[in-house]
Context: one part of a larger RNA
RNA sequence: GUACGGGGGCCCGCACAAGAGGUGGAGCAUGUGGUUUCAUUUGAUGCAAAGCAAAUAACCUUAGUAGAGCUUCAAAUAUCGCGAAUCCACUUGAAAGAGAGGGUGCAUUCGAAAAAGCAGACACAGGUGGUGUAUGGCUCUCGUCCGCUCGUGCCGUAAGGUGUUGGGUUAAGUCUUGCAACGAUCGCAACCCUCAUUUUUAGUUGCCAACGUUAAGUUUGGAACUCUGAACAGACUGCUGAUGACAAGCCGGAGGAAGGUGAGGAUGAAUUUAAUUCAUCAUGCCCCUUAUUCCCUUGGCGAAACACGUGCUAAAAUGGUUGGGAAAAAGAGUCGCAAUCCCCCGAGGGUGAGAUAACCCCAAAAACCCGUCUCCAGUUCGGAUUGUAGGCUGCAACUCACCUGCAUGAAGCCGGAAUCGCUAGUAAUCGGUGGUCUGUUAUUCGUCUGUUAAUUUGUUCCCGGGCCUUGUACA
Numbered sequence: 001g002u003a004c005g006g007g008g009g010c011c012c013g014c015a016c017a018a019g020a021g022g023u024g025g026a027g028c029a030u031g032u033g034g035u036u037u038c039a040u041u042u043g044a045u046g047c048a049a050a051g052c053a054a055a056u057a058a059c060c061u062u063a064g065u066a067g068a069g070c071u072u073c074a075a076a077u078a079u080c081g082c083g084a085a086u087c088c089a090c091u092u093g094a095a096a097g098a099g100a101g102g103g104u105g106c107a108u109u110c111g112a113a114a115a116a117g118c119a120g121a122c123a124c125a126g127g128u129g130g131u132g133u134a135u136g137g138c139u140c141u142c143g144u145c146c147g148c149u150c151g152u153g154c155c156g157u158a159a160g161g162u163g164u165u166g167g168g169u170u171a172a173g174u175c176u177u178g179c180a181a182c183g184a185u186c187g188c189a190a191c192c193c194u195c196a197u198u199u200u201u202a203g204u205u206g207c208c209a210a211c212g213u214u215a216a217g218u219u220u221g222g223a224a225c226u227c228u229g230a231a232c233a234g235a236c237u238g239c240u241g242a243u244g245a246c247a248a249g250c251c252g253g254a255g256g257a258a259g260g261u262g263a264g265g266a267u268g269a270a271u272u273u274a275a276u277u278c279a280u281c282a283u284g285c286c287c288c289u290u291a292u293u294c295c296c297u298u299g300g301c302g303a304a305a306c307a308c309g310u311g312c313u314a315a316a317a318u319g320g321u322u323g324g325g326a327a328a329a330a331g332a333g334u335c336g337c338a339a340u341c342c343c344c345c346g347a348g349g350g351u352g353a354g355a356u357a358a359c360c361c362c363a364a365a366a367a368c369c370c371g372u373c374u375c376c377a378g379u380u381c382g383g384a385u386u387g388u389a390g391g392c393u394g395c396a397a398c399u400c401a402c403c404u405g406c407a408u409g410a411a412g413c414c415g416g417a418a419u420c421g422c423u424a425g426u427a428a429u430c431g432g433u434g435g436u437c438u439g440u441u442a443u444u445c446g447u448c449u450g451u452u453a454a455u456u457u458g459u460u461c462c463c464g465g466g467c468c469u470u471g472u473a474c475a
Base pairs, nucleotide, nucleotide: 001474002473003472004471005470007469008468009467010466011465012464013463015459016458019422021420022419023418026313027312028311029310030309031308032307033306035303042053043052066297067296069294077123081118082117087102088101090099091098092097126288127287129286130285131284135282136281137277139275147186149184150183151182152181153162154161155160166177167176168175192265193264194263195262197233199231200230201229202228203227207222208221209220210219236259239253240252241251243249319374320373322371323370324369325368331362333360337354341350342349343348381412386407387406388405389404390403391402428451429450431448432447433446434445
């Protein structure tokens, strides 16, 4: 000096406690292990792998398997030759491909030219092959924790120390005060974005009023309000009373839309784990070169005894069923969104107004409220599973998509040990929407509103972290 301690002191965190909701039991969805398989492609493995890479595996994707094929190649550069290239139709084949025919130019500076094609030779190409323990780049984690360091000086033989420790204080190495230290960098904070308030400005497609209409539409007027876009203001412990060292600050109060970091996001120091990724990409070395390259068809990634993770749906009366009624925000739309009307029990089909969108459309918000039936049951709970009849997308739905009708009606009566996230418009609960996308396995992921709690006495204990100190170990 560093690490560690079931050593000490101080402090913090949904760390515990206090709460409310789950997981672990059931069924299903999905990922993983192991097993199986011709193949079940590969990577990720405590926290920090496991609804992860994958913001969509029927073909393609696709990298793996079986079979059928190519060998200067599917794509690139360079060299030589040909006259065409494009196009049409035939035979064979699962397809890739192979074979054998027919007809046709354009431009011009007339060249020894260009593009594209074919054939040959030779350099090469190609590789999702290996090594993330050869690497770059990107990324996770400790952790948004408050630390990590430097220059000069001083101390020490030196390694090093000091500064950065002490008294207070803070979310903070934040600030203050003291001090052989004085200053400074990277971090903290602030500067950035969104939300909450006012003002100014601008009013169309939005808002308001009038006329009018079954309703929509249209017309006229307004700039107050809502809202939208832009630009300012506003919050700084500024004011005030205690407290404190006449400090930093802390506690209370006023005013205020907002009060002490206003709420949320973006932002992630020096390091650590030879952490992840050679399968995004790039790249050293090694390896393959009639194959570990490339093309195609079929099947596989979807198997199904078991184990684990993450979720969805439930077990019901604060419910289920059925009829009526009310009020959002955000987002997508021409390869698309689709109103209206007609047909169908329905999925859906026909028709195709409108809008390149504050205009039209997706679009019905759902929990909720007012009524109906149900009366505590394996039930009018629950919906798995299975049969059957249909629909849609798509060359194609058997392996292996989704949706609908009828029938069927499993487990499940709140879960052992254990364990998870959460402190306010949060948890819980309810729906909306987007990405990917022909379709879809979405119960995923991202985002948006609606309804809307309980508890925090506290730091003894568990876990993780920070500062100081002590003991031991290493040297």

Predicted 3D model of a 475-nucleotide part of an RNA (small-subunit ribosomal RNA, 3' major domain) from Chrysosplenium macrophyllum. It matches the Rfam family "Bacterial small subunit ribosomal RNA". Rfam links the family to the GO terms ribosome and structural constituent of ribosome. The coordinates come from a structure-prediction model, not an experiment, and the mean pLDDT is 82. The full RNA is in RNAcentral, with records from SILVA.